Notes
A computed fold for a 487-nucleotide part of an RNA from an aquifer metagenome, annotated as small-subunit ribosomal RNA, 3' major domain.
[in-house]
Context: one part of a larger RNA
RNA sequence: UGACGGGGGCCCGCACAAGCGGUGGAACAUGUGGUUCAAUUCGAUGCUACGCGAAAAACCUCACCAAGGCUUGACAUGUAUGAAGUAGAAACCUGAAAGGGUAACGACUCGUCAAAUCGAGAACUUACACAGGUGUUGCAUGGCUGUCGUCAGCUCGUGCCGUGAGGUGUUAGGUUAAGUCCUGCAACGAGCGCAACCCCUGCACUUAGUUGCCAUUUUGUCUUCGGAUGAAGGCACUCUAAGGGGACUGCCGCAGAUAAUGUGGAGGAAGGUGGGGAUGACGUCAAGUCAUCAUGGCCUUUAUGCCCAGGGCUACACACGUGCUACAAUGGCCGGUACAGAGGGAUGCAAGACCGCGAGGUGGAGCAAAUCCCAAAAAGCCGGUCCCAGUUCGGAUUGAAGGCUGCAACUCGCCUUCAUGAAGUUGGAAUCGCUAGUAAUCGCGAAUCAGCAACGUCGCGGUGAAUAUGUUCCUGAGCCUUGUACA
Numbered sequence: 001u002g003a004c005g006g007g008g009g010c011c012c013g014c015a016c017a018a019g020c021g022g023u024g025g026a027a028c029a030u031g032u033g034g035u036u037c038a039a040u041u042c043g044a045u046g047c048u049a050c051g052c053g054a055a056a057a058a059c060c061u062c063a064c065c066a067a068g069g070c071u072u073g074a075c076a077u078g079u080a081u082g083a084a085g086u087a088g089a090a091a092c093c094u095g096a097a098a099g100g101g102u103a104a105c106g107a108c109u110c111g112u113c114a115a116a117u118c119g120a121g122a123a124c125u126u127a128c129a130c131a132g133g134u135g136u137u138g139c140a141u142g143g144c145u146g147u148c149g150u151c152a153g154c155u156c157g158u159g160c161c162g163u164g165a166g167g168u169g170u171u172a173g174g175u176u177a178a179g180u181c182c183u184g185c186a187a188c189g190a191g192c193g194c195a196a197c198c199c200c201u202g203c204a205c206u207u208a209g210u211u212g213c214c215a216u217u218u219u220g221u222c223u224u225c226g227g228a229u230g231a232a233g234g235c236a237c238u239c240u241a242a243g244g245g246g247a248c249u250g251c252c253g254c255a256g257a258u259a260a261u262g263u264g265g266a267g268g269a270a271g272g273u274g275g276g277g278a279u280g281a282c283g284u285c286a287a288g289u290c291a292u293c294a295u296g297g298c299c300u301u302u303a304u305g306c307c308c309a310g311g312g313c314u315a316c317a318c319a320c321g322u323g324c325u326a327c328a329a330u331g332g333c334c335g336g337u338a339c340a341g342a343g344g345g346a347u348g349c350a351a352g353a354c355c356g357c358g359a360g361g362u363g364g365a366g367c368a369a370a371u372c373c374c375a376a377a378a379a380g381c382c383g384g385u386c387c388c389a390g391u392u393c394g395g396a397u398u399g400a401a402g403g404c405u406g407c408a409a410c411u412c413g414c415c416u417u418c419a420u421g422a423a424g425u426u427g428g429a430a431u432c433g434c435u436a437g438u439a440a441u442c443g444c445g446a447a448u449c450a451g452c453a454a455c456g457u458c459g460c461g462g463u464g465a466a467u468a469u470g471u472u473c474c475u476g477a478g479c480c481u482u483g484u485a486c487a
Base pairs, nucleotide, nucleotide: 001487002486003484004483005482007481008480009479010478012476013475015471016470019434020433021432022431023430026325028323029322030321031320032319033318034316035315042053043052064311065310068307069306070305073130077129078128079127080126082124088105091102092101093100094099108121109120110119111118132300133299135298136297137296141294142293143289144288145287146285148283153192154191155190156189157188158187159168160167161166172183173182174181198277199276200275201274203245205243206242207241208240209239212235213234214233217232218231219230220229221228222227248271251265252264253263254262255261327427331386332385333384334383335382336381337380343374344373345372348367349366353362354361355360393424398419399418400417401416402415403414404413440463441462442461443460444459445458446457
């Protein structure tokens, strides 16, 4: 100087407390361990691995396995060489395919005026340099990333102090979300962080008015007489998207050291960082990744490379994590009816119509989309029914019949209908999330994608709470101080 302490002081955080909802019990989905296997490819492993890499494992992917094949190679560059029916190639034989064999037909570019020809190139054969490697080392590395932590810290120059390691500044008194600011001080300044600048959102204004909107005016068509739809007209409103405005403790009272600031109030759409995002200091964990990519060394070279058809990654006594659906009446079922936002659409989204109980099929208007389509929002509201039961709860499992995608759904896809109707009656010890448009709850969309194992992930809106007396304790940080057989 640090680190540590079941030392002290101050302080913060869904850390506890106060609340609300879960997980832990059940079935299923998914990941992992283990076991099994010819193979169940590899990586990730306390917090910071385990719905993680994987925003899609039937083939492909693919790295794994057991077969079958190729050897200058699937791919790149170079050197030398060779052949003239050469390269290419319909077709045929063999084969599961790859591969192996035969082969009708049959070339190209440049130079020479043109053709033959010749030369060069391209392409090919052979030989050789080499290619190739998801082989190894993340403890040789770059790059990227997680984490402490969006925590408030980490440092430097000069000066001063100390023999020196170092200290000071950065400590102290206040204050803040903040090393934020104020005051003081042998310090005076500065940098990286904090904050601000950026994006979205909340208010009004200006500009603009189609594909958006319709208050007022005129009008056609239809009508269940409520209205619907079209045209003219308009840009008031909604909205869209560009610009500037607006909030700064600016104003007032009180507290405070006349400070910083705190507290209450006014005005205001918004008040003290308005809400959310992006943004992650010096560093820590020889943290993670050689399987994104790049790359040193090592290893391999008729194989640890390459091709192929099939299997496997989907196994299953079991254990754990993360989810989903439930156990019901604040509910299930049936009928009617209302209101979003954000997205996607040409190998695409597909309306009305018709067929089918349905998944879906036929067909194809419109739309490269503020125009058309996906599209039905669901919870909600109104009416009916069930009457507390393993049930009209719950839907696993299984049987049958179908649909869709795709070359192909046996291993191993999703969906529909009928039948079947398991466990489960609120979950031990323990443990997780959340402070407001949040939790809880309800649906909608997208990426990946032929299809889909999505109940995942990332977004979007609808409905919409409870509680916080407080900081003794648990836990993780920060600052000061103290002790130390630690470095």